Predicted 3D model of a 119-nucleotide RNA (SAM riboswitch aptamer (S box leader)) from a Chlorobiota bacterium. Model confidence (mean pLDDT): 82 of 100. The model forms 94% of the base pairs in the Rfam consensus. It was read from a public genome assembly, where an Rfam model found it. Lineage of the source: Bacteria > Pseudomonadati > Chlorobiota.

RNA sequence: AACUCAUCAAGAACGACCGAGGGAUCAGGCCCUGUGACGUCGUAGCAACCGGUUCACCGAAAGGAUGGAACGACAAGGUGCUAAAUCCUGCCUGGCAGCAAACCCAGGGACGAUGAGGG
Numbered sequence: 001a002a003c004u005c006a007u008c009a010a011g012a013a014c015g016a017c018c019g020a021g022g023g024a025u026c027a028g029g030c031c032c033u034g035u036g037a038c039g040u041c042g043u044a045g046c047a048a049c050c051g052g053u054u055c056a057c058c059g060a061a062a063g064g065a066u067g068g069a070a071c072g073a074c075a076a077g078g079u080g081c082u083a084a085a086u087c088c089u090g091c092c093u094g095g096c097a098g099c100a101a102a103c104c105c106a107g108g109g110a111c112g113a114u115g116a117g118g119g
Base pairs, nucleotide, nucleotide: 003117004116005115006114007113008112013043014042015041016040017039021032022031023030026090027089028088029087044082045081046080049078050077051074052071053070054069055068057064058063091108092107093106094105095104
C1' cells in the first nucleotide's frame, strides 16, 4: 500500500521567485488566472486530529481509563490547513402522482482529502 475509525457548509495570507495554465482523476458545469494564478521558498496565521496541562471519573495509594469538560501564552511538540461546501453534479432511495422523463428538495452512498491506527 491494503484495511479500520473519526472529521470534511466554520476558520485562517502576505512577501519573494517562477511564468501558463489551475481548481485530485474522467465527463459536464461553474470559477480562479499576465492586475501573475498553479507551484516552490520564507514569514505570519487558523484549527484542535495526535501529543500536552488542568478538571471530572475509578482507585486507600501507586496508578488506571477514554465515553466527558476546559485550555493554543500549550508562544522555542508532531501533522494538517489558509478562493469558492470535498467548488457543484454524476450512483441509490424518498418527496413524486399523471405515458414518461427532466428540474427542484431531502437523505444515503461512491470518489477524494486530513488525522489517528495498521502491517